Source information:
Predicted 3D model of a 100-nucleotide RNA (Bacterial small signal recognition particle RNA) from an Acidobacteriota bacterium. It matches the Rfam family "Bacterial small signal recognition particle RNA". It is annotated as a non-coding RNA gene. It was read from a public genome assembly, where an Rfam model found it.
RNA sequence: GGUUGGGUCCUGCGCGGCGGAGCACCACGAAUCGGGUCAGAUCCGGGAGGAAGCAGCCCUAAAUGGAACGUUCCGGGUGCCGUAGGGUUGCCUGACUCGA
Numbered sequence: 001g002g003u004u005g006g007g008u009c010c011u012g013c014g015c016g017g018c019g020g021a022g023c024a025c026c027a028c029g030a031a032u033c034g035g036g037u038c039a040g041a042u043c044c045g046g047g048a049g050g051a052a053g054c055a056g057c058c059c060u061a062a063a064u065g066g067a068a069c070g071u072u073c074c075g076g077g078u079g080c081c082g083u084a085g086g087g088u089u090g091c092c093u094g095a096c097u098c099g100a
C1' cells in the first nucleotide's frame, strides 16, 4: 500500500428498563337529589295487622388518596442488549498479502 471482517454511523424489528396514563387491589366517601335495614315518632284499621319513613347503622356511585406487584397503551439523546439491512468520507481494530 491492497483485499477483507468487525466496531463506531443510519434505519427497521425484537427484548429488557425508565417515565406517564388506563384497568385491576385497598382505604375513604351521599344532610337531600343511590340502595338496604329502619329505634323513636306518624298514618290506616274495631282488631289482627299494614303503610310510608326521619335519625342511626350497613353496602356502594362519582370524586379523592394509597402502597409494592400484575396487566394494557403511549413516549425517548433508555441499554459497554440481540437481529436484519444500509453506508465505506473518516476513525479504531483483526486476518491475509505485496513492497521498502
Base pairs, nucleotide, nucleotide: 001097002096003095004094005093006092007091008090009086010085011084012083013082014081015079016078018075019074020073021072022071023070025066026065027064034059035058036057037056042051043050044049